Model confidence (mean pLDDT): 81 of 100. Transfer RNA from a Clostridia bacterium, 73 nucleotides, folded computationally. Lineage of the source: Bacteria > Bacillati > Bacillota > Clostridia. It matches the Rfam family "tRNA". By type it is a transfer RNA.

RNA sequence: GCCACUGUGGCUCAGUAGGUAGAGCAAUUGAUUCGUAAUCAAUAGGUCGGCGGUUCGAGCCCGCCCAGUGGCU
Numbered sequence: 001g002c003c004a005c006u007g008u009g010g011c012u013c014a015g016u017a018g019g020u021a022g023a024g025c026a027a028u029u030g031a032u033u034c035g036u037a038a039u040c041a042a043u044a045g046g047u048c049g050g051c052g053g054u055u056c057g058a059g060c061c062c063g064c065c066c067a068g069u070g071g072c073u
Base pairs, nucleotide, nucleotide: 001072002071003070004069005068006067007066010025011024012023013022019056027043028042029041030040031039049065050064051063052062053061
C1' cells in the first nucleotide's frame, strides 16, 4: 500500500426486505431472610464509531474518514 470482516447500553450479543432500538449478565431500589447468597418484582442506563448523502423516514442503502482483527505484497 491492497483486500475482507467488525464497530449497537458497563460487558457479551440480537435487530429478519429501511418504519422513531431489544435480550442475557452487571448496576440501583424493593420484597423475602436473623444476616449474606440465591430467588422474585420494579427502575435506570444506548439514539447505534465520526461526518456527509439518498429517502417522507436510515442501526439497516451509498461515499469519505477513524479504530480494531485477519490475509496479501